Transfer RNA from Patiria miniata, 73 nucleotides, folded computationally.
The sequence is in RNAcentral, with records from Ensembl Metazoa and Rfam.
Its mean pLDDT, the model's own confidence on a scale to 100, is 81.
It matches the Rfam family "tRNA". By type it is a transfer RNA. Gene Ontology term of the family: triplet codon-amino acid adaptor activity. About the family: Transfer RNA (tRNA) molecules are approximately 80 nucleotides in length.
The organism belongs to Patiria, within Eukaryota.

RNA sequence: GGAUGGAUAGCUCAGACGGUAGAGCACUGGAACAGCAAUCCGGAGGUUGCAGGUUCAAACCCUGCUCCAGUCA
Repeated sequence: GGAUGGAUAGCUCAGACGGUAGAGCACUGGAACAGCAAUCCGGAGGUUGCAGGUUCAAACCCUGCUCCAGUCA
């Protein structure tokens, strides 16, 4: 340098054909317990890597760029 795959919550990851952004763990309030852990019921937490474009509407489609992984030379 070429062609791939990936980037979404603090972490690990989902997200049908474009139509309300989610789960588990972690954090946090409460219940229960003599108390702690486990358990149960809630809550908070997001510029969907960045910038444009298409569209009534984009995490998803198109373009450019950044970073990561392996691959070819």